[in-house]
Context: one part of a larger RNA
RNA sequence: UGACGGGGGCCCGCACAAGCGGUGGAACAUGUGGUUUAAUUCGACGCUACGCGAAGAACCUUACCUGGGUUUGACAUGCUAGAAGUAGCGAACCGAAAGGGGAGCGACUCGUCAAGUCGAGAGCUAGCACAGGUGGUGCAUGGCUGUCGUCAGCUCGUGCUGUGAAGUGUUGGGUUAAGUCCCGCAACGAGCGCAACCCACGUCUGCUGUUGCCAUCCGGGGCGUAAGCCUCGAGGAACUCAGCAGAGACUGCCGGCGAUAAGCUGGAGGAAGGCGUGGAUGACGUCAAGUCCGUACGCUCCUUAUACCCAGGGCCACACACGUGUUACAAUGGCGCGUACAGAGGGGUAUGCCAGCCCGCGAGGGGGAGCGAAUCCCAAAAAGCGCGCCUCAGUUCAGAUUGAAGGCUGCAACUCGCCUUCAUGAAGACGGAAUCGCUAGUAACGGCGGAUCAGCUACGCCGCCGUGAAUACGUUCCCGGGCCUUGUACA
Numbered sequence: 001u002g003a004c005g006g007g008g009g010c011c012c013g014c015a016c017a018a019g020c021g022g023u024g025g026a027a028c029a030u031g032u033g034g035u036u037u038a039a040u041u042c043g044a045c046g047c048u049a050c051g052c053g054a055a056g057a058a059c060c061u062u063a064c065c066u067g068g069g070u071u072u073g074a075c076a077u078g079c080u081a082g083a084a085g086u087a088g089c090g091a092a093c094c095g096a097a098a099g100g101g102g103a104g105c106g107a108c109u110c111g112u113c114a115a116g117u118c119g120a121g122a123g124c125u126a127g128c129a130c131a132g133g134u135g136g137u138g139c140a141u142g143g144c145u146g147u148c149g150u151c152a153g154c155u156c157g158u159g160c161u162g163u164g165a166a167g168u169g170u171u172g173g174g175u176u177a178a179g180u181c182c183c184g185c186a187a188c189g190a191g192c193g194c195a196a197c198c199c200a201c202g203u204c205u206g207c208u209g210u211u212g213c214c215a216u217c218c219g220g221g222g223c224g225u226a227a228g229c230c231u232c233g234a235g236g237a238a239c240u241c242a243g244c245a246g247a248g249a250c251u252g253c254c255g256g257c258g259a260u261a262a263g264c265u266g267g268a269g270g271a272a273g274g275c276g277u278g279g280a281u282g283a284c285g286u287c288a289a290g291u292c293c294g295u296a297c298g299c300u301c302c303u304u305a306u307a308c309c310c311a312g313g314g315c316c317a318c319a320c321a322c323g324u325g326u327u328a329c330a331a332u333g334g335c336g337c338g339u340a341c342a343g344a345g346g347g348g349u350a351u352g353c354c355a356g357c358c359c360g361c362g363a364g365g366g367g368g369a370g371c372g373a374a375u376c377c378c379a380a381a382a383a384g385c386g387c388g389c390c391u392c393a394g395u396u397c398a399g400a401u402u403g404a405a406g407g408c409u410g411c412a413a414c415u416c417g418c419c420u421u422c423a424u425g426a427a428g429a430c431g432g433a434a435u436c437g438c439u440a441g442u443a444a445c446g447g448c449g450g451a452u453c454a455g456c457u458a459c460g461c462c463g464c465c466g467u468g469a470a471u472a473c474g475u476u477c478c479c480g481g482g483c484c485u486u487g488u489a490c491a
């Protein structure tokens, strides 16, 4: 100087407390351990591995296993030599394919020449140099990432102090979300961080109006006794919206508190108030943290194999154990019929998104309009609301499992896809010790979209909107962290 302490002081954080909903029990999905296996490819391992790399494992992917095959190689560059019906295409035949095989067909570019005459090239064959390796080492590395932690810290120059390591500054008194700011001070300044500058949302103004909008006026059509409603057009620029440019918030104003400061507290005005809300942004460093299987890269190892191609299998196994989820155990519910209201996306190789209509109980099929999309389509939003049935029961709860019949994608659904209908209806009565998330448009509940993608094991992930709470006295305690101080036989 640090680190540590079941030392002290001050202060934060869904850290506790207060509250709401879960997990731990059940079934299933998914990841992992273990076991099994010819193989169940590899990595990730407290927090910071375990719905993680996987934003798509039937083949492919694929790195694993078994078997079959290739050896200048699936791919790159260079050198030497060779062949002349060369390159290329490729029938029999062997084969699961890969591969082998080779009848037959049969070119191109440049130069030269009387001429397919000669030469060169591309390409081919043989050989060499090499290729190749998801083989090893993340304890040789780059790059990127996780974590402490969006925590408020980490340092430097000069000066000053100390023999020196070093200290001071950065400590102190206040204050803040903040080393934020104020005051003081042997310090005075500065850098990386904080904040601001960036993006989105919330209010207003201007401009621009098609595919978006429709208040007023005009015209046509439909319904209606009428008021009026629906619809089409003309038109309009008001409104909504879309997009661009601006305005707006700064403790600016007022009262109180405070050292007259920084600031705190209350109020006015305002769409918004003291960081408006959310995002992006992650200091010096720590964990020899993670990744050689994204790519790059040192060293090392393999070279008729640790390379390459193919078929089939495996990654999907199952006595078990754990993590993360989904669905439930019901009446604030289930079922039936009717009826509202979103946002953000997707359709670009149109081989896409697919309306009305027809067929089918349905998955789906037929058919075909529109749309390269503010125009058309996906599309129905669901919870909600209205009416009715069920009446507390393993039930009209719950849906696992299994049987049968079908649909779709795809060369192909046996291992091993998704979906539909009928039948079957298991466990499950709100879950021990323990444990997780969340402070507001949040939790909880409800649906919708997207990436990947032929299809899909998505209940995952990333987004979107709808309905919409409760609670926080407080900081003694648990966990993590910041500052000061103290002890130390630790570095």
Base pairs, nucleotide, nucleotide: 001491002490003488004487005486007485008484009483010482011481012480013479015475016474019438020437021436022435023434026327027326028325029324030323031322032321033320034318035317042053043052064313065312066311067310068309069308070307073130077129078128079127080126081125082124088105089104093100094099108121109120110119111118132302133301135300136299137298141296143291144290145289146287148285153192154191155190156189157188158187159168160167161166172183173182174181198279199278200277201276203247204246205245206244207243208242209241213236214235218233219232220231221230222229223228250273253267254266255265256264257263329431333390334389335388336387337386338385339384345378346377347376352371353370357366358365359364397428402423403422404421405420406419407418408417444467445466446465447464448463449462450461